[in-house]
Background:
This is a predicted structure of a 349-nucleotide part of an RNA (small-subunit ribosomal RNA, central domain) from an uncultured prokaryote. Its Rfam family is "Bacterial small subunit ribosomal RNA". Rfam links the family to the GO terms structural constituent of ribosome and ribosome. The full RNA is in RNAcentral, with records from ENA.

Context: one part of a larger RNA
RNA sequence: CUGGGCGUAAAGCGCGCGUAGGCGGUUAAUUAAGUCAGAUGUGAAAGCCCCGGGCUCAACCUGGGAACUGCAUUUGAAACUGGUUAACUAGAGUGUGGUAGAGGAGAGUGGAAUUCCGAGUGUAGCGGUGAAAUGCGUAGAGAUUCGGAGGAACAUCAGUGGCGAAGGCGACUUCCUGGACCAACACUGACGCUGAGGUGCGAAAGCGUGGGGAGCAAACAGGAUUAGAUACCCUGGUAGUCCACGCCGUAAACGAUGUCAACUAACUGUUGGGCGGCUUGUCUCCUUGGUGGCGCAGCUAACGCGAUAAGUAGACCGCCUGGGGAGUACGGCCGCAAGGCUAAAACUC
Repeated sequence: CUGGGCGUAAAGCGCGCGUAGGCGGUUAAUUAAGUCAGAUGUGAAAGCCCCGGGCUCAACCUGGGAACUGCAUUUGAAACUGGUUAACUAGAGUGUGGUAGAGGAGAGUGGAAUUCCGAGUGUAGCGGUGAAAUGCGUAGAGAUUCGGAGGAACAUCAGUGGCGAAGGCGACUUCCUGGACCAACACUGACGCUGAGGUGCGAAAGCGUGGGGAGCAAACAGGAUUAGAUACCCUGGUAGUCCACGCCGUAAACGAUGUCAACUAACUGUUGGGCGGCUUGUCUCCUUGGUGGCGCAGCUAACGCGAUAAGUAGACCGCCUGGGGAGUACGGCCGCAAGGCUAAAACUC
């Protein structure tokens, strides 16, 4: 190099964009680089293989042939791949008119609730648990009424509902903005797919600077429990959680299933759009984009998957190769740090 694989056994990069590269629709002409055929030269000898010969055989020696799958030159072929030219519209894209949506960013606004503060009423408890205690309360708590402050999150609607590439996104209004889908046409004319490097985005926690701080709550303190209890339970409580800007770059970042396009029974729910039918309905038929259930063939070690494939074939990338050592050491790169990325071996079973 070749092989077999990657839902759960080892194995799909967390997700995009995109460079090189790889791969690439239909028709015609042309070319002849790949490809195929012929010829010529070369491909040392020995060895290997075949047919003979010589040592009494063999090993060994020796003659001839074949082979040397290659390279170069040359003459042709033109289906396929490539190049060039011309054209096409089924891929891709643009335009027109609509539709749905927690898609993103900024600004503003709202109500419920918790907490705290002030005032009123009011009196002995409150709180908490399996039971208690710590804690709060006669300096008037808890309860209740009114007023105020402040922060965070948005009940119902809410739905295997929607949107987004993923992470993720849920009160309302407004402004800026991305994508998707549908219908009928018009236009461009292969402009495409994938994507090593690269680059951007990337939950939570964590870090830096400055704000903010209601509730919750690592650490911490106390009370319990217990043989002990550095826990589970309770009372408190600081970072943090929130905002702005800058880092970090990891997750069971999961569908544990890379992206793209093609083909392959049926039935059923739901969501967005469109055509039609009549009996105009809480109706029905068809079609198209999502999202679920079930299931034929097929696949699978089984579980299961099954047009949203794990089926049938294709293009490109990533990754795996017994367990431990170890996602560690060393080195390098990145980071303020925490650490991240890349990534062994000895030894051992």